[in-house]
Context: one part of a larger RNA
RNA sequence: CUGGGCGUAAAGGGUUCGUAGGCGGUUGCCUAAGUCAGAUGUGAAAGCCCCGGGCUUAACCUGGGAACUGCAUCUGAUACUGGGUAACUAGAGUUUAAGAGAGGAGUGUGGAAUUUCCGGUGUAGCGGUGAAAUGCAUAGAGAUCGGGAGGAACAUCAGUGGCGAAGGCGGCACUCUGGCUCAAAACUGACGCUGAGGAACGAAAGCGUGGGUAGCAAACAGGAUUAGAUACCCUGGUAGUCCACGCCCUAAACGAUGUCAACUAGCCGUUGGAUCCAUUUAAGGAUUUAGUGGUGCAGCUAACGCAUUAAGUUGACCGCCUGGGGAGUACGCACGCAAGUGUAAAACUC
Repeated sequence: CUGGGCGUAAAGGGUUCGUAGGCGGUUGCCUAAGUCAGAUGUGAAAGCCCCGGGCUUAACCUGGGAACUGCAUCUGAUACUGGGUAACUAGAGUUUAAGAGAGGAGUGUGGAAUUUCCGGUGUAGCGGUGAAAUGCAUAGAGAUCGGGAGGAACAUCAGUGGCGAAGGCGGCACUCUGGCUCAAAACUGACGCUGAGGAACGAAAGCGUGGGUAGCAAACAGGAUUAGAUACCCUGGUAGUCCACGCCCUAAACGAUGUCAACUAGCCGUUGGAUCCAUUUAAGGAUUUAGUGGUGCAGCUAACGCAUUAAGUUGACCGCCUGGGGAGUACGCACGCAAGUGUAAAACUC
């Protein structure tokens, strides 16, 4: 190793690309490395095992055999794997023709609302709460009308709707740009899958430099509550939230479910396409395809549940787990401006 697991018990890497490696479609021919068969040599003796012999027996000693599952060489076999060669088209990809989309980057632009400023009307309250108070207001607030400024976010449409590898993405227009789907032909001809290291991307918060700042709001201040109240509630309010560039690299980064492929009852929605049927336009029906949901059989599961979007039946490759605490800590190393992140123990204890 044979022979465990990873949705919720410990355990799927945040995501993708991709190096080495592992694995790899159909057919013919060649080869004979793996594989299989036979032969030869070797595989010391002792020991183990089998059959005998010797000490009165045994231990012990001794003869023969077997075994030594191995290695080398030679001769063969050629199904499978490998190697070479020639071909194929079912995997993968390319072209042509359409299609949908908050996919990404940049530039411009629109309306509602909040705030604030100016002006008009107007007078004593406003605001806030469980109740209040702090706060604002006769130096004219709040309310209302008109005008200006500025920043941020885009109501309705909106949908278990769409797009994206994930993080994520939502006003409108334009420019640049990635991916996807469908249909029919043509083309390339295994070009594929996975992927240790590696690289790129990676919410929020945080950091650096320079801008910006309407609203919100850690910290902070005040008012309440309370036995206290470093809170919950209220009035304010700075970082931050926004932009540019550069870092950080972590999340319940979740479907708590790695990627790819094949196979295995259905039924009902919905989104994008194609074909067909029907129709006066429209609404509609059927089939199929790519998504996205509900329900459900077999099967699986400790149960919950999953169930063609599997947690079913299989294969390929990677990652990870091995009692609780100590601890995702110490030390070391690497990265980082820092915050810290990555990697990652032990003593001890139950």

A computed fold for a 350-nucleotide part of an RNA from an uncultured bacterium, annotated as small-subunit ribosomal RNA, central domain. Its mean pLDDT, the model's own confidence on a scale to 100, is 90. The full RNA is in RNAcentral, with records from ENA, Greengenes and SILVA.